This is a predicted structure of a 608-nucleotide part of an RNA (large-subunit ribosomal RNA, domain V) from Chenopodium quinoa. Taxonomically the source falls in Chenopodium (Eukaryota, Streptophyta, Streptophytina, Spermatophyta). Rfam family: Eukaryotic large subunit ribosomal RNA. The family has 88 seed sequences and 107,465 matches in Rfam 15.1. Rfam links the family to the GO terms ribosome and structural constituent of ribosome. The RNAcentral record of the full RNA draws on SILVA. The prediction has a mean pLDDT of 81.
Context: one part of a larger RNA
């Protein structure tokens, strides 16, 4: 100095996979502190109003119509104080004296239990002050007040600052170690074993239903898939086709269907013939309607295709429940496992037909679903531990409630702050295959070129090339080949823009166009933009177009993308996301080979 070792440095932070994690949020799933609010409990005592609830005793009912105020029901042809009610007839849904019962509303007594509600006491309980120092009632020659002179009522002594002062002055009684800094009581009234204030059966406490409750916490967030995301369902199934004439056969091939429907649309018996179209039914015109001919099925048969069906598997009509009970066998998928579905019988019991038959649900070919719980049905039966008996469980058997991720976990998100183990099985670069597309080069010759197809240009078709576009694909690299674009520098191709030498010409010159030898030499400067890339300006003989690991970062920049900070827009409930937009943002390392520099250098040989 920086070609090359796809040099080092790190078990790729990008991406994907894992039945691996953490950070965050929340409308995930499943707990919880913490708060709410209910009952009981800690919790004790009195007083007023109040309601309920039991036991009496009273009182009430007016639609019309019936002499009238008829809650209602049974019995009821008498009853009686001899007035008179009632039967009976009438009225009306309902009949009435006089006995019993029930009921609805409203008054009032009693009694005890007792709900809520307001008010008080303290002693549990709660709070709070102090070095638990003035709390209570009472007196009392203290002071004030009264319409009550009393058993009444208030008040009982610091209050501008500052400083002093604060071991009682005095009386009275005791003992005398004989006069003391000795005692006692009053001076300072006296009661009360509650330290004062506040609150109080609410609060607070426990135990218990409930209600919130990303404030803690745990955990989880399918699958396949031409990466994954989104979408979709190719996750259980049925049909036709791929499928290559037995059967089987794939792919996110292709056209399509199923999660139901149906007491008939299901069994059986008997008539029938349908879709479509002729001709008539006087003249009057057209899907209806009535004869008729002619109809291999051109209809119908719940649904998607197929397949099947004509005295029927259609259609009209009768009658009906077999779409019921029991038991192995067997097909299909298939591992000869389940599970659905079908099959062809056995045992019953039935329907339908005159009868032989035929029916175990839909003419075939799809329409469904374990173990563990919960529930129904059914049985002279089993079990529950010394024996018995009810009850209650508990086995067995056939059902039901479902698991469509359909052989059946009960589960949201985000991550740009992220992690781990792995993947080139799997994506974003080169590079290889392909060459659709991009991008060149030809073949015919309709047409254009005034006239003429080929001076030049060439549709409709048609054959290549090439790897300077993109796209499939994913073969190579995830224990890292340092990702854009400018900048120095080198070297190649030619499909040549200029310059050299040539040929055509719709070449008169001058200019330009088509073409051959050809890559020698050159091929710029600037505005804008991170920009390739595109537009512009100016000059120029010219402003050709490409490769080189999309040439070059242990060469350089880092403007842009692509890690942490943040701003706008939009989305989201939120974390948080955005090929929207914006602003800041660490570019590590020279030990080998080669090239070149120092080097006109040093040493040795040989020729002239």
């Nucleotide at each position: 100095c920086a070609g090359g070792g796809a040099a080092a440095a790190a078990a790729g932070a990008c991406c994907c996979u894992g039945u691996u994690g953490a950070g965050c949020u929340u409308g995930a799933c499943u707990c919880u502190a913490g708060u709410c609010c209910g009952a009981c409990u800690u919790u004790g005592u009195g007083a007023a109003a109040u309601g309920a609830a039991u036991u009496g005793a009273g009182a009430g009912g007016u639609g019309u119509a019936g002499g009238a105020u008829a809650a209602g029901u049974g019995g009821g042809a008498g009853c009686u104080u001899c007035g008179g009610c009632g039967c009976a007839a009438g009225u009306g849904a309902a009949a009435u004296a006089c006995c019993a019962c029930u009921a609805c509303u409203u008054u009032u007594a009693a009694c005890g239990c007792u709900u809520a509600u307001u008010u008080a006491c303290u002693u549990a309980c709660u709070u709070u002050g102090u070095g638990a120092g003035u709390c209570u009632g009472a007196a009392g020659c203290g002071g004030g007040g009264c319409a009550a002179u009393g058993a009444c009522c208030u008040u009982c002594c610091u209050u501008u600052u500052a400083g002093a002062c604060c071991u009682g002055a005095g009386g009275u009684c005791c003992u005398c170690u004989u006069u003391g800094c000795g005692g006692g009581c009053c001076g300072a009234u006296c009661c009360g074993g509650g330290c004062g204030g506040a609150g109080a059966a609410c609060a607070u406490u426990g135990u218990u239903a409930g209600g919130u409750a990303g404030g803690a916490a745990g955990u989880u967030u399918g699958g396949c898939u031409a990466g994954g995301a989104c979408g979709a369902c190719a996750c259980a199934u049925c049909u036709g086709u791929u499928a290559a004439a037995a059967g089987a056969u794939a792919a996110c091939g292709c056209a399509g269907g199923u999660g139901u429907c149906c007491u008939a649309a299901g069994a059986u018996g008997a008539g029938c013939u349908c879709a479509a179209c002729g001709a008539g039914a006087a003249c009057a015109g057209a899907a209806c309607u009535c004869u008729u001919a002619u109809g291999u099925g051109g209809a119908a048969u719940a649904g998607a295709a197929g397949g099947g069906u004509a005295a029927a598997a259609g259609u009209u009509c009768g009658u009906u429940u077999g779409a019921u009970u029991u038991g192995g066998a067997u097909u299909u998928u298939c591992a000869a496992u389940a599970c659905g579905a079908a099959u062809a019988c056995g045992a019953a019991c039935c329907g339908u037909g005159a009868a032989a038959g035929c029916g175990u649900g839909g003419c075939c070919u799809a329409a469904c679903g374990a173990u563990c719980c919960u529930u129904u049905a059914g049985a002279c039966a089993u079990u529950u531990u010394g024996a018995a008996g009810u009850u209650a469980a508990a086995g067995c058997u056939a059902g039901a409630g479902g698991u469509a991720u359909c052989a059946g976990a009960a589960a949201a998100g985000u991550u740009a702050c992220c992690a781990c183990a792995g993947g080139g099985a799997u994506a974003a670069c080169u590079g290889g295959c392909u060459u659709g597309u991009c991008g060149c080069a030809g073949c015919c010759a309709a047409a254009c070129g005034u006239u003429c197809a080929u001076a030049g240009u060439g549709a409709c078709g048609u054959u290549g090339c090439u790897u300077u576009u993109u796209g499939c694909u994913c073969c190579u690299u995830c224990g890292a080949u340092g990702u854009c674009g400018g900048u120095u520098c080198u070297u190649c191709c030619u499909a040549u823009c200029a310059u050299u030498g040539u040929g055509a010409a719709g070449c008169g010159g001058a200019a330009u166009u088509c073409a051959c030898c050809a890559a020698g030499u050159g091929u710029u400067g600037g505005a804008u933009u991170g920009u390739u890339u595109a537009c512009c300006c100016a000059c120029c003989a010219a402003a050709a177009g490409g490769g080189u690991u999309c040439g070059u970062g242990a060469g350089c920049u880092g403007g842009g993308u692509u890690u942490a900070g943040a701003c706008c827009a939009u989305c989201a409930u939120g974390a948080g996301a955005c090929a929207g937009g914006u602003u800041a943002g660490u570019u590590u390392u020279a030990c080998c080979c080669u090239a070149c520099u120092g080097a006109u250098g040093a040493c040795a040989g040989u020729g002239u």